[in-house]
């Protein structure tokens, strides 16, 4: 240089054209004499960026940009 693949929350990821989830972590409450454990609850997301299709796009195209891998 071509070729694929991946990009969601502080991590690890799950998702479908019609409002974005869990598990962990963080908080806060209950529990205890105190901590761990355990149980309940809050917060945390411009779905990598910018464009096109669409009534609507995390999704489907397309550049681009980061990561991984193949080939020269």
């Nucleotide at each position: 240089g071509c070729c694929c693949g991946u990009g969601u929350a502080g991590c690890u990821u799950a998702g479908u054209g019609g409002c974005a989830g869990a598990g962990c972590g963080u908080c806060c409450g209950c529990u205890u004499c105190g901590u761990a454990a355990g149980c309940g609850g809050a917060a945390g997301g411009u779905c990598g960026u910018g464009a096109g299709u669409u009534c609507a796009a995390u999704c489907c195209u397309c550049a681009c940009c980061g990561c991984a891998g193949g080939c020269a």
Molecule: transfer RNA
Organism: Chloropicon roscoffensis